């Protein structure tokens, strides 16, 4: 440099173009003599611009980062 793939809470992983879920983790409370288990509640996310669309994590386009292959 060329080709291919990936990017979603702290972590992992879903999401036919139609309210961004789930699990673990974190915080508060309940239960318990304490801890753990269990139960309830809470906070926290779409890599960055632009476009299409009534509506974009999803489609188009330009970048950034990472991985694989070729040279």
């Nucleotide at each position: 440099u060329g080709g291919g793939g990936a990017g979603u809470g702290g972590u992992g992983u879903a999401a036919u173009g139609g309210c961004a879920g789930c699990a673990c983790g974190g915080g508060a409370g309940g239960u318990u003599u304490u801890g753990g288990u269990c139960c309830u509640c809470c906070a926290g996310g779409u890599c960055c611009g632009g476009g299409u669309c009534c509506g974009a994590c999803u489609c188009c386009u330009g970048g950034c980062u990472c991985c694989c292959c070729a040279g």